[in-house]
Record summary:
SAM-I/IV (S-adenosyl methionine) riboswitch aptamer from a Flavobacteriales bacterium, 95 nucleotides, folded computationally. The sequence was found by an Rfam model in a public genome assembly. Lineage of the source: Bacteria > Pseudomonadati > Bacteroidota > Flavobacteriia > Flavobacteriales. The prediction has a mean pLDDT of 78. Rfam family: SAM-I/IV (S-adenosyl methionine) riboswitch aptamer. A reference for the family is Weinberg et al. (2008), "The aptamer core of SAM-IV riboswitches mimics the ligand-binding site of SAM-I riboswitches", RNA. Its Rfam clan is "SAM clan".
RNA sequence: CAGCAUCAUCCAGACGACAGCAAUGUCACCAACCGAGCCUUACACGCCACGGUGGUACCAUCGAUGAGGACUAACCGUCAAAAAAAGUGUUAUUC
Numbered sequence: 001c002a003g004c005a006u007c008a009u010c011c012a013g014a015c016g017a018c019a020g021c022a023a024u025g026u027c028a029c030c031a032a033c034c035g036a037g038c039c040u041u042a043c044a045c046g047c048c049a050c051g052g053u054g055g056u057a058c059c060a061u062c063g064a065u066g067a068g069g070a071c072u073a074a075c076c077g078u079c080a081a082a083a084a085a086a087g088u089g090u091u092a093u094u095c
Base pairs, nucleotide, nucleotide: 006067007066008065009064010063016027017026018025019024028056029055030054033052034051035050037047038046042090043089044088045087069079070078071077
């Protein structure tokens, strides 16, 4: 980099700008799949939107997206990841 398999989702939302022939890049926005962070004894739900991915006229198409990232030929390994506030359930310890 490509392919296959498995699991989850495909209601909705943003109903973008600039550069470029295009791929793509920067910023903005939507969303919350993965990573980080947060209230907590801890966990789960949750919160957040910092890192990664995806998406942002309608129609059409039947297929589509995710299951973190960077460095390294690869392995071993190493590195980065914002800020604020408040809970619910279970559970440990103590009184």